[in-house]
RNA sequence: AGAGUUUGAUCCUGGCUCAGGACGAACGCUGGCGGCGCGCCUAACACAUGCAAGUCGAACGGAGUUUACGGGACUGAUCCUUCGGGUGAUCGAACGCAAACUUAGUGGCGGACGGGUGAGUAACACGUGAGCAACCUACCCUACAGUGGGGGAUAACGUUUUGAAAAGAACGCUAAUACCGCAUAACGUACCGGAAGGGCAUCCUUCCGGUACCAAAGGAGCAAUCCGCUGUAAGAUGGGCUCGCGUCCGAUUAGCCAGUUGGCGGGGUAACGGCCCACCAAAGCGACGAUCGGUAGCCGGACUGAGAGGUUGAUCGGCCACAUUGGGACUGAGACACGGCCCAGACUCCUACGGGAGGCAGCAGUGGGGGAUAUUGCACAAUGGGGGAAACCCUGAUGCAGCGACGCCGCGUGAGGGAAGAAGGUUUUCGGAUUGUAAACCUCUGUCUUCGGUGACGAAAAUGACGGUAGCCGAGGAGGAAGCCACGGCUAACUACGUGCCAGCAGCCGCGGUAAUACGUAGGUGGCAAGCGUUGUCCGGAAUUACUGGGUGUAAAGGGAGCGUAGGCGGGGAUACAAGUUGAAUGUUAAAACUAUGGGCUCAACCCAUAGUUGCGUUCAAAACUGUAUUUCUUGAGUGAAGUAGAGGUAAGCGGAAUUCCUAGUGUAGCGGUGAAAUGCGUAAAUAUUAGGAGGAACACCAGUGGCGAAGGCGGCUUACUGGGCUUUAACUGACGCUGAGGCUCGAAAGCGUGGGUAGCAAACAGGAUUAGAUACCCUGGUAGUCCACGCUGUAAACGAUGAUUACUAGGUGUGGGGGGACUGACCCCUUCCGUGCCGGAGUUAACACAAUAAGUAAUCCACCUGGGGAGUACGACCGCAAGGUUGAAACUCAAAGGAAUUGACGGGGGCCCGCACAAGCAGUGGAGUAUGUGGUUUAAUUCGACGCAACGCGAAGAACCUUACCAGGUCUUGACAUCGGAUGCAUAGCUAAGAGAUUAGCGAAGUCCUUCGGGACAUCCAGACAGGUGGUGCAUGGUUGUCGUCAGCUCGUGUCGUGAGAUGUUGGGUUAAGUCCCGCAACGAGCGCAACCCUUAUGUUUAGUUGCUACGCAAGAGCACUCUAGACAGACUGCCGUUGACAAAACGGAGGAAGGUGGGGAUGACGUCAAAUCAUCAUGCCCCUUAUGACCUGGGCUACACACGUACUACAAUGGCUAUCAACAGAGGGCAGCAACCUCGCGAGGGGGAGCAAAUCUCAAAAAAUAGUCUCAGUUCAGAUUGCAGGCUGCAACUCGCCUGCAUGAAGGCGGAAUUGCUAGUAAUCGCGGAUCAGCAUGCCGCGGUGAAUACGUUCCCGGGCCUUGUACACACCGCCCGUCACACCAUGAGAGUUGGCAACACCCGAAGUCAGCAGGCUAACGCAAGAAGCCGCUGCCGAAGGUGGGGUUGACGAUUGGGGUGAAGUCGUAACAAGGUA
Repeated sequence: AGAGUUUGAUCCUGGCUCAGGACGAACGCUGGCGGCGCGCCUAACACAUGCAAGUCGAACGGAGUUUACGGGACUGAUCCUUCGGGUGAUCGAACGCAAACUUAGUGGCGGACGGGUGAGUAACACGUGAGCAACCUACCCUACAGUGGGGGAUAACGUUUUGAAAAGAACGCUAAUACCGCAUAACGUACCGGAAGGGCAUCCUUCCGGUACCAAAGGAGCAAUCCGCUGUAAGAUGGGCUCGCGUCCGAUUAGCCAGUUGGCGGGGUAACGGCCCACCAAAGCGACGAUCGGUAGCCGGACUGAGAGGUUGAUCGGCCACAUUGGGACUGAGACACGGCCCAGACUCCUACGGGAGGCAGCAGUGGGGGAUAUUGCACAAUGGGGGAAACCCUGAUGCAGCGACGCCGCGUGAGGGAAGAAGGUUUUCGGAUUGUAAACCUCUGUCUUCGGUGACGAAAAUGACGGUAGCCGAGGAGGAAGCCACGGCUAACUACGUGCCAGCAGCCGCGGUAAUACGUAGGUGGCAAGCGUUGUCCGGAAUUACUGGGUGUAAAGGGAGCGUAGGCGGGGAUACAAGUUGAAUGUUAAAACUAUGGGCUCAACCCAUAGUUGCGUUCAAAACUGUAUUUCUUGAGUGAAGUAGAGGUAAGCGGAAUUCCUAGUGUAGCGGUGAAAUGCGUAAAUAUUAGGAGGAACACCAGUGGCGAAGGCGGCUUACUGGGCUUUAACUGACGCUGAGGCUCGAAAGCGUGGGUAGCAAACAGGAUUAGAUACCCUGGUAGUCCACGCUGUAAACGAUGAUUACUAGGUGUGGGGGGACUGACCCCUUCCGUGCCGGAGUUAACACAAUAAGUAAUCCACCUGGGGAGUACGACCGCAAGGUUGAAACUCAAAGGAAUUGACGGGGGCCCGCACAAGCAGUGGAGUAUGUGGUUUAAUUCGACGCAACGCGAAGAACCUUACCAGGUCUUGACAUCGGAUGCAUAGCUAAGAGAUUAGCGAAGUCCUUCGGGACAUCCAGACAGGUGGUGCAUGGUUGUCGUCAGCUCGUGUCGUGAGAUGUUGGGUUAAGUCCCGCAACGAGCGCAACCCUUAUGUUUAGUUGCUACGCAAGAGCACUCUAGACAGACUGCCGUUGACAAAACGGAGGAAGGUGGGGAUGACGUCAAAUCAUCAUGCCCCUUAUGACCUGGGCUACACACGUACUACAAUGGCUAUCAACAGAGGGCAGCAACCUCGCGAGGGGGAGCAAAUCUCAAAAAAUAGUCUCAGUUCAGAUUGCAGGCUGCAACUCGCCUGCAUGAAGGCGGAAUUGCUAGUAAUCGCGGAUCAGCAUGCCGCGGUGAAUACGUUCCCGGGCCUUGUACACACCGCCCGUCACACCAUGAGAGUUGGCAACACCCGAAGUCAGCAGGCUAACGCAAGAAGCCGCUGCCGAAGGUGGGGUUGACGAUUGGGGUGAAGUCGUAACAAGGUA
């Protein structure tokens, strides 16, 4: 950075698609390791269980535990004893005091942080920059000052008691850093007075004086002291409020708003404020987009991009909002509070049914949803947070670990050597090639891995979850570690097999119908790699929304036109300001990210440091440009004055020609109309003609790419009123201008309303024609309408398919209207302004074209476009009486649709030309019979092929068997035929038997050929490779052939032109049979074709004469003059003359000549077309058959027969038939398995003999039409089919199925409908002769000669062809393309009686909790002597969520039926469009 795709090809426009990057991804296949990150995008769905916010005993009273001391109940050892008792060791209860520890409660601080989520929110929510003279701030820091003296309660606790529980109630006791008075009182607050200063409007600050009011708490310690407490000021931190700018889509949402906008006065708040209230005013917002609807957390950033932009808002960071849904306040420095409270709703749970409890969008985890997203882990070791004096406690914040290739980064799966190029695989032209140094094998190494050992940093004294982790050391062993996708083009990479429009692929173009590099598999190759592909989304490519950076004549796109509002833009000079603009400095632009540089983990990812980073604010400066203000100018614009042209407009009046009608006259049978007719009119007098009259509409000639108008449009003449233009002048104004969204006005035809009018014309309609039909084209009629007046409609191919204005940029030539100059001059000429045309240069354009009237070069403003279809449709809105108009989508569907130009082809387009193409002629075909081929039918088979011309007497130059490929039956299986190996040496001829034969069985003579002596040929047997196939595909092919067409065309090189396909040459003027030749020409040359060269024929010369010939009466002989034969040569070239023509080519006429303008004929067939024909001549790829689709044999069939067609023969007769005679004249061929003279037999076909001849010698062989006679127009003396009998020939054999002869029989047929063929001179017509094939068989085919015409004015028409030109929507090329209805299937969508949801408001009702306010009630410790103050309960009121009712709005879903649309295979009917598309 581009590429593919519209076409036969080209350029352009234009869409679709691809290659790149990215992802919180998912899915498929696969999976070794590590580091760093990331991980519910869906149901803000519901949640079991555990944990996530506590702490302080150094605030307080209790309670409990332990210990020490005191105490000493109870027990009762010992001793004594009067036996009553005494003594009292030990154990140590209660109790008291002290210490330590634990802690429910009161109290303090913290639960407003941290953590989660993105539902709501289009907003001062966020971002950025300012402001608060309108504010608050616990804990923390600093400073100053203070901490005096009292009081009354209350939890805990105890007793009683309610309840299932949760939870209370009553009575009684008690403490505080809990609560409440009092004192003290300021640099505090409020008010008053005074002074100074400042500012930004209200105002603010400081100082002085006065009055009034307001504080406090203690705890630890032996103490020092420390921690607290109170007031004030200041700081820091954190918040609150206000403002400028920025912040998505929809106008098919255009008007919105009632506390709404402002004021005065209050209330409320930390504070400003309609924040709230009473009153007053009627404002406020909106096209610079209000309101409404939809969507959405915002940003730093992230992805992409060259950038500008576009998209996005996961993780990290800042802000906001929310915590089951909605409402509310309390506490507090801070909340209207995620793990607080109250109420209402939904849901879940417990219950003894009375009542209670709950809120994972904290961390794990569960269910559900989903394509999809992790562990009910460890630890407070680190960092940070709360409490505490501290020790410590708490912390699912956080640090770590687990799971997941989800992403990024790094590493590995080995390295070197190794050719018998192994085996195997694949392929093959069978030689090989490839996999491939790849493997094996040899020598090494140890990253990762495994085992063992050691063992951190993170931690400043101690303290480590991670973790026996990272790292390090040692040992072992190539051992454990490669897949995925692609391979037709885009796009790197190719073969084989299978399949056969099937199965399938596909991002686009498109592959697949028997040789698929595109499907599936395999081998190979390419790419990436622990990943690879696919899907989804975003940006890019896409300049395909174009600011950078597009367009609008014909591709999509200029409004139908004007006036004009807002807006945008705007002439020259001067002065000022500084809003825009430019420069400098500065503040901010959080951190992270990004970029640059440097550094740390072995590298990298990752991390760290420094610098930079388009915005906004402030200050200063400049004054060119824009702007603003003032002033001035005249050239833009306008006014005045003098002229001037005109179908400009409106109204009224007038005129003649013509059509029609009426009246009257003349006149008689038709008129009219068409391609031709008919309907129609006319004897009741039409048409025609004469005269008069009526009425409506339109204005011939002039008339002109002439005029006027903004456009639509305007045409007889006159008058009235009226708009605009142009020219000249330069008196006046002094930028007054241009454009113009909305708006207003005008606006052809048709149409609508009301009222008139109506001659002609004429939708609808009727009739007649045409036609397959004809609801059309043509004809005869004919109503709306066309006309007028007044309204409406508001559209057109309203077009120059070209918006308006201004300026500039070569010319030439017309025309309309003015002015000037010159001239004697109306003219002519020169010049100038305004209009209107043509040609053309530069330039522009995809090309066509435009070109001073721009589509050129610039400027301003408006309108419009963004693939085709759906569709200018639907819905909605506005306008309209209606018809309808304006605005104007989506679903779905296609890969194109389109513009200009090119080459062809085609045209019921044009021009020129040719051809037996027509015409002029002659003879035919089509009718009959027969022959032959074909179709069809039949059949066991009727083998196959050929199908318009260009198949059909064609392959077939010859089917009785054979041929033969077909059918039936009988047989063979290495085979009827070829090659190779082994064995044997015989085989064979001939004969006999069976059989339809093939064949089978038997007998079996002679004893083969070559030889280098090895053998080979040949034959038989065996085995397998193989043979064989007229089986398929001519649409896999070669070769060959037909046809256009013996038509004159088809191309190339170089040059030139064109962006290109292409053009030129090859076109043009002549001429020719011809692209034949000449001339001209941006062409000059050349090739294949044409012509010529070749053969033959026509004339002559010469040479040569046997079998030919004869100037000898015949023969022999002789000769070669003639005929002839066959070699060579000559001859014809428009060469000569004349005329015409362009001094050409050439044409015409003539001479000479055997022949005259390619002399006649033949061979010769350009580039190509028809997938033309042939696989059955031959060859051949692939496929198929292999005891058969091969081979052999017998018989049959190819010869069938209701019929249809083609090609021929013979006729229908007198230009003839028959008979006869004597005769005459050809040419070209054939002949030994042959032709056969001659003789003879037979009526004849033919038979028997048989000379001659391998042929200028012999022979076939006789030519026939000719001539004479007869017949006399008949189904005949025409014609000969058919049939009978008798024969002949060929052949193994004539039944199916040959040819010929004789006799007899004697059909149709009397010249042929529509239609159609051949032929232009030795031709048609007619007459016979020969040959190939062949045993035999020709009316066919190929040749040969004899006799021998008619006609051609000419190119209008039919057919075919050539050249030029034109149109085209065709390119498979008119046998093309293509439109619409109907029928069927599917899809999306509109309408629809209605049904059923959602959403946001509104009106009214009810009204919880709660704040606030009020109060006749009740209660109460602190203060007070008391009254009272103050508080609580209760009640009432305003507001108030949810709920209810209601009518509208808006948006979905479903809906019988219905409308059109789209897409579908070869459906139906017509043929509308493309050519003059057959009616442009």

Background:
A computed fold for a 1480-nucleotide RNA from a metagenome, annotated as small-subunit ribosomal RNA. It matches the Rfam family "Bacterial small subunit ribosomal RNA". Rfam links the family to the GO terms structural constituent of ribosome and ribosome. The sequence is in RNAcentral, with records from SILVA. Its mean pLDDT, the model's own confidence on a scale to 100, is 84.